The RNA shown here (transfer RNA) has 73 nucleotides and comes from a Candidatus Woesebacteria bacterium. Its mean pLDDT, the model's own confidence on a scale to 100, is 81. The RNAcentral record of the sequence draws on ENA. The source organism's lineage runs through Bacteria, Bacteria candidate phyla and Candidatus Woeseibacteriota. The same sequence occurs in records of 2 taxa. It matches the Rfam family "tRNA". The family's RNA type in Rfam is transfer RNA.
């Protein structure tokens, strides 16, 4: 060159037929306790790799890129 998968919150991963993106660990705050752990309880955390189309509305269809993994010459 060529095909498939993959990128979402600091990690790990969801998000159904396209309808306003959530859990879990970790991070802060409180509660507990001599105090630390652990446990309970709350809080913040996101330009859905990027740049454009479609659509009343995209994480989700569509194209081009850009990483990263497989795999074929």
């Nucleotide at each position: 060159g060529c095909c498939u998968g993959a990128g979402u919150a600091a990690c790990u991963c969801a998000a159904u037929c396209g309808g306003u993106a959530g859990a879990g660990u970790a991070a802060c705050u409180c509660u507990u306790u001599u105090g630390u752990a652990a446990a309970g309880a709350g809080u913040a955390a996101g330009u859905u790799g990027u740049g454009a189309g479609u659509u009343c509305g995209a994480g989700u269809c569509u194209c081009a890129c850009c990483u990263c993994a497989g795999g074929c010459u």